[in-house]
Context: one part of a larger RNA
RNA sequence: CGUACAGUGAAUGCCUUGGCACUAGUUGGCGAUGAAGGACGCGACUACCUGCGAAAAGCGACGGGGAGCUGGAUAGUGAGCUUUGAUCCGUUGAUAUCCGAAUGGGGGAACCCGGUAUGAGUAAUGUCAUAUCAUUCUGAGAUGAAACAAUAGUCUCAGAAAGAAACACCUAGGGAAUUGAAACAUCUUAGUACCUAGAGGAAAAGAAAGAUUUAAUCGAUUCCGUCAGUAGCGGCGAGCGAAAGCGGAACAGCCCAAACCAGGUCUUCGGAUCUGGGGUAUGGAGCGCGACAUGGAAUGAGUUGUUUAAUAGUAGAACUACCUGGAAAGGUAGGCCAUAGAAGGUGAGGAGCCCUGUAUACGAAUGUGUGAACAACCUCCUAGCGAUUUCCAGAGUACGGCGAGGCACGUGAAACCUUGUCGGAAGAUAUGCAGACCACUGCAAAAGGCUAAAUACACACUAGUGACCGAUAGUGAACCAGUACCGUGAGGGAAAGGUGAAAAGAACCCCGGGAGGGGAGUGAAAAGAAUCUGAAACUGUAUGCUU
Repeated sequence: CGUACAGUGAAUGCCUUGGCACUAGUUGGCGAUGAAGGACGCGACUACCUGCGAAAAGCGACGGGGAGCUGGAUAGUGAGCUUUGAUCCGUUGAUAUCCGAAUGGGGGAACCCGGUAUGAGUAAUGUCAUAUCAUUCUGAGAUGAAACAAUAGUCUCAGAAAGAAACACCUAGGGAAUUGAAACAUCUUAGUACCUAGAGGAAAAGAAAGAUUUAAUCGAUUCCGUCAGUAGCGGCGAGCGAAAGCGGAACAGCCCAAACCAGGUCUUCGGAUCUGGGGUAUGGAGCGCGACAUGGAAUGAGUUGUUUAAUAGUAGAACUACCUGGAAAGGUAGGCCAUAGAAGGUGAGGAGCCCUGUAUACGAAUGUGUGAACAACCUCCUAGCGAUUUCCAGAGUACGGCGAGGCACGUGAAACCUUGUCGGAAGAUAUGCAGACCACUGCAAAAGGCUAAAUACACACUAGUGACCGAUAGUGAACCAGUACCGUGAGGGAAAGGUGAAAAGAACCCCGGGAGGGGAGUGAAAAGAAUCUGAAACUGUAUGCUU
């Protein structure tokens, strides 16, 4: 060095209980009626997980189901339950220690110490049981100072809030840098990441002081496609980047303030304020005429009924023989079902007809369990014509100066929107806008408010899909994993799957202190529990060759 046989070792192959991505639906909540999350307990024997809470692997009611059952755990012993229907499944109740927003006070969470009322107990005190006692805000009531009245304050009652989360989605208040510009400062990254506050099942926006192609027109908002990488912006660099319009999705419109009327309270008699009516852009009030109809309700957590869906379930077609084999679903032969030849399992990779299922057809109780649709009822809302004399129509607002920000738009010719600061109108013949500004022409009605759907997201539930992974992959986690372990702490954070169809898990004998081994037996095969397959490095034994 080669060969053979072993050992070690864990790759590889095959597998999948777990993941990943997505689709269609559902749902979008929980909490002072004590949550989320925990501590400590509960089993005949019980360390852990799961379940539950001193009524403690459970109790009641109503349904389903139909033969075994006392969770994982199918080790055992013991004791029981069950066709008078258990275990199990669904719905709805009861119980629910202590901590935790934690809320009687305190506190180093799961502990300590109280007040009040009622009761138990003791000779009496101690003790025990049940209930109750935090704070803030809002409303109502009572009481009531300095200080006459009043107010502050105090007390009582009622209602509400607080906290947590799904590292998601939304709105608002703040708000970077790396980076790009081949450096860098305007710019970009980007109003992104991140922080804070708040809300909802969606949020936000929203019924024109709009858009606008200049010629007319359209007619709330939101989202998608296009317009378009266009018009533009830009150390005119890097880059940034619309809108109208058009085509779709979905469609829904309303309420106040004021004028005017009636009433109450206060009044310095000027008026102020409250309640009700009225009223809201085709402007209204007021005046004149006319009418009591019609239509609608998301703005009603309304009542009743019908239908339907979900939350347990029920029925559900059709195959045998021989051959190989340990085993048939394979092969051969002959059949059958199919509104069912989806899928999974069953001793082969390998069954339409073996099992679970699948297609299909059915199914629901509790005197109110829940969702949706529809109908009826109740309740609520809702109109015109004319005239144009009078009244009303959101003020420190519009607008302007200075300084900023937002608009695709970097101060630019810079309109428009927002406003820190200073100034500050008009009153419907008025006012704002149509990208400086002016004229003309047109459009609209600011300075109050509400509004479903189309849209965004996925912790969770249901059903399903994959030219996604297959145990160094896929979640960090296929396995008792946010565990073990590390760190004062914030925090970091693993490794670890596979006997066999079935334990049939090796009785008995031998060597040995044991471990282990040899027989015997099981099995298709030792696959022998350090268990499928079992590569290489590495180690050994035997042997050959070379020096």

Large-subunit ribosomal RNA, domain I from an Erysipelotrichaceae bacterium, 547 nucleotides, folded computationally. It matches the Rfam family "Bacterial large subunit ribosomal RNA". Lineage of the source: Bacteria > Bacillati > Bacillota > Erysipelotrichales > Erysipelotrichaceae. The RNAcentral record of the full RNA draws on ENA.